Description
Predicted 3D model of a 265-nucleotide part of an RNA (large-subunit ribosomal RNA, domain VI) from Parcubacteria group bacterium M10-OD1-1. The prediction has a mean pLDDT of 84.
[in-house]
Context: one part of a larger RNA
RNA sequence: CGUUGUUGCUUGAAAGGAGUUUUUCCUAGUACGAGAGGACCGGAAAGAACAAACCUCUGGUGUACCAGCUGUUCCGCCAGGAGCACUGUUGGGUAGCUACGUUUGGACAGGAUAACCGCUGAAAGCAUAUAAGCGGGAAGCCCCCCUUAAGAUUAGGCAACACACAAGCUUGCUUGUGUCAAUUUCCUGGAAGAUGACCAGGUUGAUAGGUCUCAGGUGUAAGUUGAGUGAUCAAUUUUAGCCGAGAGAUACUAAUAAAUUGAAC
Repeated sequence: CGUUGUUGCUUGAAAGGAGUUUUUCCUAGUACGAGAGGACCGGAAAGAACAAACCUCUGGUGUACCAGCUGUUCCGCCAGGAGCACUGUUGGGUAGCUACGUUUGGACAGGAUAACCGCUGAAAGCAUAUAAGCGGGAAGCCCCCCUUAAGAUUAGGCAACACACAAGCUUGCUUGUGUCAAUUUCCUGGAAGAUGACCAGGUUGAUAGGUCUCAGGUGUAAGUUGAGUGAUCAAUUUUAGCCGAGAGAUACUAAUAAAUUGAAC
């Protein structure tokens, strides 16, 4: 830009993906075979590699979370802290992201066939699966399964919304005029993202922050008291104190205000 209003939900022409395989058990030590050995068919289970999704579990990471420790500078000093030292170092660790973790998948069924195996059957009184005709038959082909998909210019379908006035009459349709419906800019954000885009919202509001409660992490703060010459240790308040991303609630703060585009003719 087109698809001849907007929004939402869809059909599927077409395209892509997937398609793997092993072992064990039962049938059955059966059929077969002198024995050694050892099935077809059918049924079940456990795996390997691969792929997708996810984070409940097990782990990893987690430089804005918690705690221990050392040196040094500073906060006047003690105590308590802050900065720097690779994130100073060490031990843990929420969310998120992840595999080494978890779950799932390959299927089943159908159609036409290949090699191959047949039925009926002449040419050619026989024979012949073939000449007419009719069947079986594969991990392969077309479907089935998953994903994209109407720029599929053949541009599809369904539903909802679409104001007011005037005219015409078939009285609920048509036509005309103004402009609606709706989108975007802008703003609050995101399990979306380089930016666009996408998604959730914009006071008729839980979109983000804050606050409260909870989950979870760390591991019992500071102050006080006691023991010891002291370094330090112990007790109580105290399963405390602190806390990034998590869950719920709550308009306290910020989503104010405004503008653009926009069918018929």